Overview:
c-di-GMP-I riboswitch aptamer from Aquibacillus saliphilus, 87 nucleotides, folded computationally. Rfam family: c-di-GMP-I riboswitch aptamer. For this family Rfam cites "Identification of 22 candidate structured RNAs in bacteria using the CMfinder comparative genomics pipeline" (Weinberg et al., Nucleic Acids Res, 2007). The organism belongs to Aquibacillus, within Bacteria. It was read from a public genome assembly, where an Rfam model found it.
[in-house]
RNA sequence: UGUACGAAAUGGCAAAGCCAUUGAAAAAUGGUGUCGCAAAGCUAUAGGGGCUAAGUUUUUUCGUGAAUAAGCCAGCCAGCUAUCGAA
Repeated sequence: UGUACGAAAUGGCAAAGCCAUUGAAAAAUGGUGUCGCAAAGCUAUAGGGGCUAAGUUUUUUCGUGAAUAAGCCAGCCAGCUAUCGAA
């Protein structure tokens, strides 16, 4: 110095809930809030997996049901990058 690893220190992020806004929804953004996180940083047709189904197709007893993502989720796995430095 690098890789692995994760004691300590400096810090960082912010779950659920609640409020507002956007959206058909999933969900996202901001505020509040601190469950937790060594990557809870970034990456979503062109790694896997999951969620929703406006539109489309189809079904129907016309109430509805089913399928479908280039829509959404990375705080599911994964890829990439990165602070510190004990054992």